[in-house]
RNA sequence: CUUAUCAAGAAAGGUAGAGGGUAAUGGCCCGAUGAUACCUUGGCAACCUGCUCCGCAUUUUGGGAGAAAGGUGCCAAUUCCAUCCUGACGAAAGUCGGGAAAGAUAAG
Numbered sequence: 001c002u003u004a005u006c007a008a009g010a011a012a013g014g015u016a017g018a019g020g021g022u023a024a025u026g027g028c029c030c031g032a033u034g035a036u037a038c039c040u041u042g043g044c045a046a047c048c049u050g051c052u053c054c055g056c057a058u059u060u061u062g063g064g065a066g067a068a069a070g071g072u073g074c075c076a077a078u079u080c081c082a083u084c085c086u087g088a089c090g091a092a093a094g095u096c097g098g099g100a101a102a103g104a105u106a107a108g
Stems, first nucleotide, its partner, number of pairs: 001108006011041005019030003024083004042075003047071003051066004056062002079102001084099006
């Protein structure tokens, strides 16, 4: 950079001790009943590899289903919500949606 996905799912113990939710702003939350981080164990999921099944198609190969061995990932809150553009409703405050941007993960 490209493509796909992002409303589901999954916690205990230990170390350490103050902020944290990846930047900013505004919200809203988590946190001395010890958060965030790191380590161990356990788990979730099924992107990739490998495996099993299928008269689904097929030259190669692809598609579907399964399982969870390996490579990653993940285990508060929709990616916690908004921010930019836009639609509907509304007197307004605002509510509900669509898209983008940014980000995360996987594969290339």
SAM riboswitch aptamer (S box leader) from uncultured Ferruginibacter sp., 108 nucleotides, folded computationally. The coordinates come from a structure-prediction model, not an experiment, and the mean pLDDT is 82. The RNAcentral record of the sequence draws on MGnify.